This is a predicted structure of a 73-nucleotide RNA (transfer RNA) from Chloroflexi bacterium 13_1_40CM_4_68_4.
């Protein structure tokens, strides 16, 4: 440089024909305990990399970038 494939919650990662974003781990509470760990119940946390375009509506199309991984040269 070309190619592909990825960028969603702290952290691994789902996600949908385009309809208003979720687990599981940690975190915080509460039940239990003499404490605490397990266990349960619950709660918080997200400008879904960025700028623009399509659209009644975009984490999903579309163009551009930037950043990482793999091949290729």
């Nucleotide at each position: 440089g070309c190619u592909u494939g990825g960028g969603u919650a702290g952290c691994u990662c789902a996600g949908c024909u385009g309809g208003u974003a979720g687990a599981g781990c940690g975190g915080c509470u509460g039940u239990c305990u003499g404490a605490a760990g397990a266990a349960c119940a619950g709660c918080a946390g997200g400008u879904c990399c960025c700028c623009a375009g399509u659209u009644c509506g975009a984490c999903c199309c579309u163009g551009g970038g930037c950043c990482c991984a793999a091949g290729c040269a």
Rfam family: tRNA. The family's RNA type in Rfam is transfer RNA.